The part of an RNA shown here (small-subunit ribosomal RNA, 3' minor domain) has 143 nucleotides and comes from an uncultured bacterium. RNAcentral holds the full RNA, with entries from ENA and SILVA.
Context: one part of a larger RNA
RNA sequence: CACCGCCCGUCACACCAUGGAAGUUGGGGGCACCCGAAGUCAGCUAUCUAACGAAAGAGGAGGCUGCCGAAGGUGAAAUCAAUGACUGGGGUGAAGUCGUAACAAGGUAGCCGUAUCGGAAGGUGCGGCUGGAUCACCUCCUU
Numbered sequence: 001c002a003c004c005g006c007c008c009g010u011c012a013c014a015c016c017a018u019g020g021a022a023g024u025u026g027g028g029g030g031c032a033c034c035c036g037a038a039g040u041c042a043g044c045u046a047u048c049u050a051a052c053g054a055a056a057g058a059g060g061a062g063g064c065u066g067c068c069g070a071a072g073g074u075g076a077a078a079u080c081a082a083u084g085a086c087u088g089g090g091g092u093g094a095a096g097u098c099g100u101a102a103c104a105a106g107g108u109a110g111c112c113g114u115a116u117c118g119g120a121a122g123g124u125g126c127g128g129c130u131g132g133a134u135c136a137c138c139u140c141c142u143u
Stems, first nucleotide, its partner, number of pairs: 003106001005103001008099002011096001013093004018088003023083005031075004039068001041066005047061003052057001109130009
């Protein structure tokens, strides 16, 4: 300060964080496929070859092929982060707009649930509660 009180919601303005959103960008990891260096191993070998062998050959070198295989490439999906036209409510703010719902019987008692309607608080219907005022009556207690 004490009804010239208190107080509710929409709307407008500013700021803050946040949800949704066609998507976009990036990160790490996994999966599938393609390609496949070095190298080990396996197979082949018409080329080369001092050690073994009388010789044939064995062994070695080189070459070719294959398995595995790093890096790289492609694809689909999941995940995390950033961003995103638009959009939803929330918070705060000196003050602004519209009304006046609640607090007194707040001027239609209020509240809860539900349905529906309405710029907004809210209204109406149905069910429930008294945490309703007033008046009357009954029971009990105290003086």